Description:
This is a predicted structure of a 72-nucleotide RNA (transfer RNA) from a Candidatus Anderseniibacteriota bacterium. Rfam family: tRNA.
């Protein structure tokens, strides 16, 4: 240079056009003579960033950036 592929919570990751979610992690709380294991509650988001096309977009088009990978 060309091509894919991936970016969604502190980590690992669903969710593919209509209410943003799980698990571990945090904080608080029950429970125990105390610890550890168990359990309950809660908080944590610019779905990479920008544009477009929809009544509506994490999801679909496009361009830009980030990590990976092939190929030359």
């Nucleotide at each position: 240079g060309c091509c894919g592929a991936u970016g969604u919570a502190g980590c690992u990751c669903a969710g593919u056009g209509g209410c943003a979610g799980a698990g571990c992690g945090a904080a608080c709380c029950c429970a125990u003579g105390g610890u550890a294991a168990g359990g309950g509650u809660u908080a944590g988001g610019u779905c990479a960033a920008g544009a477009g096309u929809u009544c509506g977009a994490u999801c679909c088009u496009c361009u830009u950036c980030a990590u990976c990978g092939g190929c030359u």
The coordinates come from a structure-prediction model, not an experiment, and the mean pLDDT is 81.